[in-house]
RNA sequence: GGGGCAUUAGCUCAGUUGGUAGAGCGGUUGCAUCGCACGCAACAGGUCAGGGAUUCGAGUUCCCUAUGCUCCA
Numbered sequence: 001g002g003g004g005c006a007u008u009a010g011c012u013c014a015g016u017u018g019g020u021a022g023a024g025c026g027g028u029u030g031c032a033u034c035g036c037a038c039g040c041a042a043c044a045g046g047u048c049a050g051g052g053a054u055u056c057g058a059g060u061u062c063c064c065u066a067u068g069c070u071c072c073a
Base pairs, nucleotide, nucleotide: 001072002071003070004069005068006067007066010025011024012023013022019056027043028042029041030040031039049065050064051063052062053061
């Protein structure tokens, strides 16, 4: 210098054919207990890495950039 993959909640990761963003763990509150843990119920938490394009509509398609991993030279 060139190619590929990854980037989504605090963490680990789903998200099918473009059509209201989710799970587990964690957090908060409540129930229960003398109390803790376990259990049960509810709730909060997201500019989907950043910018642009296409589209009625983009996490998803296209381009550029950033970071990490990897291959080639």
A computed fold for a 73-nucleotide RNA from Akkermansia sp., annotated as transfer RNA.
Its mean pLDDT, the model's own confidence on a scale to 100, is 83.
Its Rfam family is "tRNA". By type it is a transfer RNA.
The sequence is in RNAcentral, with records from ENA.
RNAcentral records the identical sequence in 2 taxa.